[in-house]
Purine riboswitch aptamer from Paenibacillus xerothermodurans, 102 nucleotides, folded computationally. Of the family's consensus pairs, 100% are formed in the model. The RNAcentral record of the sequence draws on Rfam and Ribocentre. Its Rfam family is "Purine riboswitch aptamer". From the family's description: Riboswitches are metabolite binding domains within certain messenger RNAs that serve as precision sensors for their corresponding targets. Model confidence (mean pLDDT): 78 of 100. Lineage of the source: Bacteria > Bacillati > Bacillota > Bacilli > Paenibacillus.
RNA sequence: GCAAAAACUGUCGAUGCGUCUCGUAUAAUGUCGGGGAUAUGGCCCGAAAGUCUCUACCCAAAAACCUUGAAUUUUUGGACUACGAGUGAGCGUGGAUAGAAA
Numbered sequence: 001g002c003a004a005a006a007a008c009u010g011u012c013g014a015u016g017c018g019u020c021u022c023g024u025a026u027a028a029u030g031u032c033g034g035g036g037a038u039a040u041g042g043c044c045c046g047a048a049a050g051u052c053u054c055u056a057c058c059c060a061a062a063a064a065c066c067u068u069g070a071a072u073u074u075u076u077g078g079a080c081u082a083c084g085a086g087u088g089a090g091c092g093u094g095g096a097u098a099g100a101a102a
Stems, first nucleotide, its partner, number of pairs: 008099005014093004020086006026056001029049001031047005041066002050057001058078007
């Protein structure tokens, strides 16, 4: 110089991921346009607004209401997204230190 083998354990601390919880935003909301159904029905498409905000703006159920017209109403339950805070076990990556081993 080359090759092979070995390269472990404890403690402390940092940080990332992930999980879950909470907070803020937005009320999963209201408005408008076009089309559509009609009590066995009450829907579809689009636009802009709303957030110191990207995205989303739906689903289900219940109760009304509309006497056939064009218009739905209320309530309840259920998310995602952005940012922030926290977070037991878990999975990673550095650092310090002690020991062991080579």